[in-house]
């Protein structure tokens, strides 16, 4: 320098171009003599950044940034 993959909640991951969800952690409550386990509930997101296409973009296109792998 070039190629491929990747970036979404604190963490691990979902989401045909059409209302961004789940598990875990944390919080609140129930159960228990107490803790753990178990059960219930609520909260938590400018979807890495900037543009473009579209009626509509996490998703498609371009550039940039970060990470992983590869070629030279």
């Nucleotide at each position: 320098u070039c190629c491929u993959c990747u970036g979404u909640a604190g963490c691990u991951c979902a989401a045909c171009g059409g209302u961004g969800g789940a598990g875990c952690c944390g919080c609140c409550g129930g159960c228990u003599g107490u803790u753990a386990a178990c059960c219930g509930g609520a909260a938590g997101g400018u979807u890495g950044g900037a543009g473009g296409u579209u009626c509509a973009a996490g998703u498609c296109c371009u550039c940039c940034c970060g990470g992983a792998g590869g070629a030279g």
The RNA shown here (transfer RNA) has 72 nucleotides and comes from a Gemmataceae bacterium. The organism belongs to Gemmataceae, within Bacteria. The coordinates come from a structure-prediction model, not an experiment, and the mean pLDDT is 83. Its Rfam family is "tRNA".